[in-house]
């Protein structure tokens, strides 16, 4: 200098003027002073916490999670390490338990996709003057496939082959390191038959259920529902008599709609000191910081920033453009997903100079 890589931060600012929702005060109608969205408030995918319903316990469906430690209220989150793959590297991705418990799939191609297989080629014998035909043996070589029966040398063979041997790999056994996944380092063992489990399924571990429209509290009136009293007097069915419907107070409960409440001081935010590789805990100081309900937090100049773009009298002025995603609605811890623009810190590789 030029490409990469991790990780963290802003994300407009200042004045005026017209509004809008909370609290306070003074005081009773309007002023005053204070406060008014986010890094994601978003998606509503996870896990709390708070309510209600359920509930001795378990257990079965169901659903999730899945290398080892640790963190945390809790988790699918996070940290730190292990293996396997990318990458020169800094780094970065990984549903990472089982496939000799069963079942099931495995397109197309191909001879054969798992107890089954020989299409080319090799060798063998047999027929035949031959070209070639039948039998048989080979998985060394071709060939088709995402995937082909451990790799590679070497003996062997009729041609081959774990047929046998050495190294590697697989499996199993020790020892040693490490909490632990896991890693070395040694034995045996001729080798045991592909892959899928984000197929069923098998193990291990978690999960009761709804959700602030949850839950609680208040209440006129009018309908309307139940008890009970009260008067037996009236209306309606032609009359009478029974039955039944209206009637006046009294209590009960339900609750259309309306208020209050739940509601914002919390696993809280900053500043610092210790522990800890970090995640993250612990102690000291310190500060309150949105509570609307069809939903407040906006609108107009003016100036100033940033950053494109052109022009020029060229390091500055001048015009023009752009100025992002988005917007609480119980509340937090994550995970995703979107963002005009800038701006810091640590890192790797080139290369060139000294």
């Nucleotide at each position: 200098u030029a490409g990469g890589c991790a990780g963290g931060c802003c994300g407009g600012g200042u004045g005026a003027u017209c509004g809008c929702c909370c609290c306070g005060a003074u005081g009773u109608a309007a002023u005053c002073g204070g406060g008014g969205a986010g890094g994601a408030a978003a998606g509503u995918c996870c896990g709390a916490g708070c309510u209600c319903c359920a509930c001795c316990g378990g257990g079965c469906a169901g659903g999730g999670u899945g290398c080892u430690g640790g963190c945390u209220a809790a988790c699918g989150g996070c940290c730190a390490g292990g293996c396997g793959g990318g990458g020169u590297a800094a780094c970065c991705c990984g549903a990472c338990g089982g496939a000799a418990a069963g079942u099931g799939c495995c397109a197309c191609a191909g001879a054969a996709a798992a107890a089954a297989c020989a299409c080319c080629g090799c060798c063998c014998c047999g027929a035949g003057c031959a070209a070639u035909c039948g039998g048989g043996g080979u998985a060394a070589g071709g060939g088709u496939g995402a995937a082909a029966u451990g790799g590679c040398g070497a003996g062997g063979c009729a041609a081959g082959a774990g047929c046998u041997c050495a190294c590697c790999g697989c499996u199993c056994c020790g020892a040693u390191g490490g909490u632990g996944a896991c890693a070395u380092c040694g034995g045996a063992g001729g080798u045991a038959g592909g892959g899928c489990a984000a197929a069923c399924c098998c193990c291990a571990c978690c999960c009761g259920g709804a959700g602030c429209a949850a839950g609680g509290c208040c209440a006129a009136a009018u309908a309307g529902g139940g008890g009970g009293a009260c008067a037996a007097a009236g209306g309606a069915c032609g009359c009478c008599c029974g039955g039944c419907c209206c009637g006046u107070c009294c209590c009960c409960g339900g609750g259309u709609u309306g208020g209050c409440u739940g509601c914002u001081a919390g696993a809280g935010g900053c500043u610092u000191c210790g522990a800890g590789c970090a995640a993250u805990c612990g102690g000291a100081g310190u500060c309150c910081c949105a509570g609307a309900u069809a939903g407040a937090u906006g609108g107009u100049c003016a100036c100033c920033g940033u950053c494109c773009c052109g022009a020029c009298u060229g390091u500055g002025u001048c015009g023009g453009g752009a100025u992002a995603c988005a917007g609480g609605a119980c509340u937090c811890g994550g995970c995703u997903u979107a963002c005009a623009g800038g701006c810091c810190u640590g890192c790797c590789u080139a290369u060139c100079a000294a």
The RNA shown here (Bacterial RNase P class A) has 354 nucleotides and comes from a Chloroflexota bacterium. The sequence is in RNAcentral, with records from ENA. Model confidence (mean pLDDT): 77 of 100. A source record names the gene rnpB. Taxonomically the source falls in Chloroflexota (Bacteria, Bacillati).